[in-house]
Predicted 3D model of an 89-nucleotide RNA (c-di-GMP-I-GGC riboswitch aptamer) from Woeseia sp. It matches the Rfam family "c-di-GMP-I-GGC riboswitch aptamer". Gene Ontology term of the family: cyclic-di-GMP binding.

RNA sequence: CCUGACAAGGGCAUACCUGUUGAAAAACGGGGACGCAAAACCACCGGUCUAAGGGGCAUUUCCGUCCUAGGACAGCGGGGCUACCAAAG
Numbered sequence: 001c002c003u004g005a006c007a008a009g010g011g012c013a014u015a016c017c018u019g020u021u022g023a024a025a026a027a028c029g030g031g032g033a034c035g036c037a038a039a040a041c042c043a044c045c046g047g048u049c050u051a052a053g054g055g056g057c058a059u060u061u062c063c064g065u066c067c068u069a070g071g072a073c074a075g076c077g078g079g080g081c082u083a084c085c086a087a088a089g
Base pairs, nucleotide, nucleotide: 002089003086004085011036012035016031017030018029019028020027021026034075041080042079044078045077046076047073048072049071050070053068054067055066056065057064
């Protein structure tokens, strides 16, 4: 350095419930644990989700539908970057 224990001390926290924010995806706080050895951090590549705003179609209008700037997810994969512990190999 790779790797990784039924090791030691610890850490994080899915679904769901709840308060706040947001148009939404979702985020943050509280409860809660499905899991996680980077489930720390970064949207660079692919992916997924969203679409207030903008545009197309349709419509008398409302309703609707499609696309999209942008936004979200680091617990979807890849990549980048930093880090605790130390059996076996």